[in-house]
The RNA shown here (transfer RNA) has 72 nucleotides and comes from Methanocaldococcus sp. FS406-22. The RNAcentral record of the sequence draws on GtRNAdb. The coordinates come from a structure-prediction model, not an experiment, and the mean pLDDT is 83.
RNA sequence: GCCCUGGUGGUGUAGGGGACAGCACGGGGGACUUCGGAUCCCCAAGCCCGGGUUCAAAUCCCGGCCAGGGCU
Numbered sequence: 001g002c003c004c005u006g007g008u009g010g011u012g013u014a015g016g017g018g019a020c021a022g023c024a025c026g027g028g029g030g031a032c033u034u035c036g037g038a039u040c041c042c043c044a045a046g047c048c049c050g051g052g053u054u055c056a057a058a059u060c061c062c063g064g065c066c067a068g069g070g071c072u
Stems, first nucleotide, its partner, number of pairs: 001071007010025004018055001027043005048064005
């Protein structure tokens, strides 16, 4: 330098045009308990950045940045 894969709550991940962006762990509150743990219920928190396409973009296209892998 070129190619491929990925970037989504605090963490790990699913979703590849129309869902309220789902799940688990973690955090907060409540129930239960003598206290705690376990269990149950509720809550907060997320689409890497810029541009384009589209009625509509986390999703498609272009550029950039970051991470991992391959080639030279």

Lineage of the source: Archaea > Methanobacteriati > Methanobacteriota > Methanococci > Methanocaldococcus.
It matches the Rfam family "tRNA". Gene Ontology term of the family: triplet codon-amino acid adaptor activity.
The gene name in the source record is tRNA-Arg-TCG-1-1.